Predicted 3D model of a 483-nucleotide part of an RNA (small-subunit ribosomal RNA, 3' major domain) from an uncultured bacterium.
The coordinates come from a structure-prediction model, not an experiment, and the mean pLDDT is 87.
The full RNA is in RNAcentral, with records from ENA, Greengenes and SILVA.
[in-house]
Context: one part of a larger RNA
RNA sequence: UGACGGGGGCCCGCACAAGCGGCGGAGCAUGUGGCUUAAUUCGAUGCUACCCGAAGAACCUUACCAGGGCUUGACAUGCUGGCUUAAGCCCGCCCGAAAGGGUAGGGUGGGGCGGUUUCCGCCGCCCAGCCAGCACAGGUGGUGCACGGCUGUCGUCAGCUCGUGCCGUGAGGUGUCCGGUUAAGUCCGGCAACGAGCGCAACCCCCGCCGCCAGUUGCCAGCGGGUAAUGCUGGGCACUCUGGCGGGACUGCCCGCGUAAGCGGGAGGAAGGUGGGGAUGACGUCAAGUCCGCGUGCCCCUGAAGUCCUGGGCUGCACACAUGCUACAAUGCCCGCUACAAAGGGUUGCGAACCCGCGAGGGGGAGCGAAUCCCAAAAAAGCGGGCUCAGUUCGGAUCGCAGGCUGCAACUCGCCUGCGUGAAGGCGGAGUCGCUAGUAACCGCCGGUCAGCAAUACGGCGGUGAAUACGUUCCCGGGCCUU
Numbered sequence: 001u002g003a004c005g006g007g008g009g010c011c012c013g014c015a016c017a018a019g020c021g022g023c024g025g026a027g028c029a030u031g032u033g034g035c036u037u038a039a040u041u042c043g044a045u046g047c048u049a050c051c052c053g054a055a056g057a058a059c060c061u062u063a064c065c066a067g068g069g070c071u072u073g074a075c076a077u078g079c080u081g082g083c084u085u086a087a088g089c090c091c092g093c094c095c096g097a098a099a100g101g102g103u104a105g106g107g108u109g110g111g112g113c114g115g116u117u118u119c120c121g122c123c124g125c126c127c128a129g130c131c132a133g134c135a136c137a138g139g140u141g142g143u144g145c146a147c148g149g150c151u152g153u154c155g156u157c158a159g160c161u162c163g164u165g166c167c168g169u170g171a172g173g174u175g176u177c178c179g180g181u182u183a184a185g186u187c188c189g190g191c192a193a194c195g196a197g198c199g200c201a202a203c204c205c206c207c208g209c210c211g212c213c214a215g216u217u218g219c220c221a222g223c224g225g226g227u228a229a230u231g232c233u234g235g236g237c238a239c240u241c242u243g244g245c246g247g248g249a250c251u252g253c254c255c256g257c258g259u260a261a262g263c264g265g266g267a268g269g270a271a272g273g274u275g276g277g278g279a280u281g282a283c284g285u286c287a288a289g290u291c292c293g294c295g296u297g298c299c300c301c302u303g304a305a306g307u308c309c310u311g312g313g314c315u316g317c318a319c320a321c322a323u324g325c326u327a328c329a330a331u332g333c334c335c336g337c338u339a340c341a342a343a344g345g346g347u348u349g350c351g352a353a354c355c356c357g358c359g360a361g362g363g364g365g366a367g368c369g370a371a372u373c374c375c376a377a378a379a380a381a382g383c384g385g386g387c388u389c390a391g392u393u394c395g396g397a398u399c400g401c402a403g404g405c406u407g408c409a410a411c412u413c414g415c416c417u418g419c420g421u422g423a424a425g426g427c428g429g430a431g432u433c434g435c436u437a438g439u440a441a442c443c444g445c446c447g448g449u450c451a452g453c454a455a456u457a458c459g460g461c462g463g464u465g466a467a468u469a470c471g472u473u474c475c476c477g478g479g480c481c482u483u
Base pairs, nucleotide, nucleotide: 005483007482008481009480010479011478012477013476015472016471019435020434021433022432023431026326027325028324029323030322031321032320033319034317035316042053043052064312065311066310067309068308069307070306073136077135078134079133080132081131082130083129088108089107090106091105092103093102094101095100110127111126112125113124114123115122116121138301139300141299142298143297147295148294149290150289151288152286154284159198160197161196162195163194164193165174166173167172177190178189179188180187204278205277206276207275209247210246211245212244213243214242215241218237223234224233225232250272253266254265255264256263257262328428332387333386334385335384336383337382344375345374346373349368350367354363355362356361394425399420400419401418402417403416404415405414441464442463443462444461445460446459447458
C1' cells in the first nucleotide's frame, strides 16, 4: 500500500423476507460424466463447463476407426527437360465397393506473335494444358503456461488514475477525505490542495404523444358506378397506417423543507423527476477460455501425422448428474361453430383456388422478386354439446401393422400420417431456481441453419395478464469509511 476477519459504521442488488410459478419424484428430448468399443473425433469442467463451440452428424459434414488407393500430391507459386493430333472433354473396354489402376478403340481437339505461302497449309517461339524431375505444398499434429485477435467473469458494480503543488528520509500520502445528496467519484458545502483523463451521465436505436412532408397500404370519411358479398371500381388523401424530418420533459412552474445540491407534495401534460427497453462494460482480476473460426512464434510428420474413397463411428448403455418438454387433470379434456395479432420469410423460392386421399400427402398451377400474391390456420379466449372424479373420454411412453415425404441411399441412424397397443405418472425427500409490471404465469406465430430432420433448442413476435415487497436481523455478492 493492499488483501482478509465468525471487527465496527454507512449503503446497495429478486441477496433475504413477502408473493407467484417451477426444478429435485414420472416418461421422453438434449448435453455431460462414467462404462463399453476397432472407433464411440476434439474442446468446454465451481460460480463463469454440462440444448456449451453444433444457427441442422444418414453419405457429405468429419477432425475418429477398419479396409482399399495416391504420391509434386485435393490446393498455390516458381525453375529445368520433354510432348505438342498429346493432354483435356464426350462415348467405350478390363480389374474394382468406390477411389484408383490399366487399355488404348471411336468422336472433338484452344489462344497470341513472328517467318513462309496464290490458296489449302507448313515451321519456330510464347500462353494455356500434360508427362518426368526439382524448389515446395499440405497437417483440425503439439504448445492458449510463447502470442495476436476475440470472448466469459467480477459488473452497468462506482470505481481506476494523471499533471502540478503540498506532506513524508522513503515506500507512499493528499486530491479520491468530512457533512449532505444521488441510480452514479451524481451534485452541493467544507477542506493543502487546484485541475484533468478513462469510467457515470448525455449524444445513438426502438416504444409511448403531437405536427410537417409523402401517398397504387388505408378510407363510403363526402359523392358516382357495381355485387349475394368484399375498397370491387371511378375518385380522394381527410382518418388509420407506412416512413422520413421535427416538436415535446428541463425539477421549467406552484407550495413546503434546506446555505446549497436536492427531497416531499401539487398543477398542467400522452409522458414526469434517469418515462419504458436496447446498444454501450473503466484500470484491472481469474498464467480464466479459444493454436479445431482465423492469424501466428517454436517444435514435430512428410510413399505419411498429407490426401482420396467405401463402410462403420460421433446415435453405442448397468448407471450418475445438468438443462428442458409433456403430464399427473374438471379455473380440466374432447367435439362442433365463431372471432381478434405482431414480427418475419419467399424465384434452382413461397405456392392460392379447385380436384383426389380419413390423413401425412398427391395432382394442379393462378398470383407474387412481393405494404399489392403466398406461407396463413394464430392459439389461449367466446358460444353450444359431451365426459363426472375414474388411473378415467386424464396421460401419452412403448411396441405392431399399413402408408407419405426428402434424398444416389433412411438397416445401423430421418421426419410425418392412419389404425391398433396403451406404460410410468394421483403434484414430488433433503434441497434448489426464476421473476418487482405489461413483469411472472399461460397462449400461439415467425425466423436462421436446412435436400430432409431427430427443434421440446436458440433468436425474435404479439395475445391474455396477476400476486407481493412489513422490513434489512439473517444467507449470497458488491461499494465507501474505519480497525